[in-house]
RNA sequence: GCGUGCUCCGGGGUUCGGUGGAAUUCCGAACCGGCGGUGACAGUCCGCGACCCGGCUGGUGUCCGACCCGACACCAGACGGUGGACCAGGUGGAACUCCUGGACCGACGGUGAAAGUCCGGAUGGGAGGCAGCACGC
Repeated sequence: GCGUGCUCCGGGGUUCGGUGGAAUUCCGAACCGGCGGUGACAGUCCGCGACCCGGCUGGUGUCCGACCCGACACCAGACGGUGGACCAGGUGGAACUCCUGGACCGACGGUGAAAGUCCGGAUGGGAGGCAGCACGC
């Protein structure tokens, strides 16, 4: 250095004012930004993960007098589908990644009022990690 196994790590942000019977959801101001890549550093470029949809495979439970089959529910896996948003100027060899300025995006369910920020699935899952240990080459 490479490979394998195990352990660990692995998502942030709403306050103030206004209106109102009621809003952390509307209005004004504000705050936040997973992972890998990219001649130079990315919420907005490329790719991935999560959420959601689909059938397939496997498992568990229920129904049937019993089994097979079948139906339904739940869980897991790989695969497929879906999956938001940026421009200009400057610097430079090189930047939609830096600086300046202006802009835009943010799943699903819930909630006397409409949510990126409240509550919930989630003490979950996960892309990944120059974090550690062990073994092999």